[in-house]
RNA sequence: UUUUCGGCCGAAGCGCCAGAACCUGCUCUUCCCGAUUGGGCAGGUGGACGAGGCAAGGGUUUAUCGACAGUUCGGCGGAUGCCCUUCGGCGACUUCACCGUCGUGAGCUGCGCACAAAACUGCGGGUAACCGCAGCACAAAAACGCAGUUGUGAAGAAAU
Numbered sequence: 001u002u003u004u005c006g007g008c009c010g011a012a013g014c015g016c017c018a019g020a021a022c023c024u025g026c027u028c029u030u031c032c033c034g035a036u037u038g039g040g041c042a043g044g045u046g047g048a049c050g051a052g053g054c055a056a057g058g059g060u061u062u063a064u065c066g067a068c069a070g071u072u073c074g075g076c077g078g079a080u081g082c083c084c085u086u087c088g089g090c091g092a093c094u095u096c097a098c099c100g101u102c103g104u105g106a107g108c109u110g111c112g113c114a115c116a117a118a119a120c121u122g123c124g125g126g127u128a129a130c131c132g133c134a135g136c137a138c139a140a141a142a143a144c145g146c147a148g149u150u151g152u153g154a155a156g157a158a159a160u
Base pairs, nucleotide, nucleotide: 014077015076016075017074019073021045022044023043024042025041026040027039028038049066050065051064055086056085057084058083059082060081087103088102089101090100091099093156094155095154096153097152098151107149108148109147110146111145112144120135121134122133123132124131125130
């Protein structure tokens, strides 16, 4: 360095499933057979489609945006959200303090503008519910571009 085997880690719009839903098998309703509906048992399936988002510590919980139109119902856990403190940037000379705002691409407002996956189609897997892979179109917000606009006090510097 390579290969094989085993263990651990793996995810963060992420993981999970006890309710309900759906599928399969067995079974119950009885004179026998079949069908349907319903009950029981066992096993299984789905249970949010991507975009965007993390200074540190603590706290907190229904934590941004659109797509689709469904159980994307219902619930649990987590989480980059939010709050407080600290640190840091900016608020057009410098430093410090306060105030405001944001998070290293680090203010606000307006206008402009780009970007997705599922859905769908095809192929494959599964008895089935359904799953995997490939291909196609189309968002919004943050971002980006342009324009406008943005503190107070003290000390200092420069110029006149």
Molecule: glmS glucosamine-6-phosphate activated ribozyme aptamer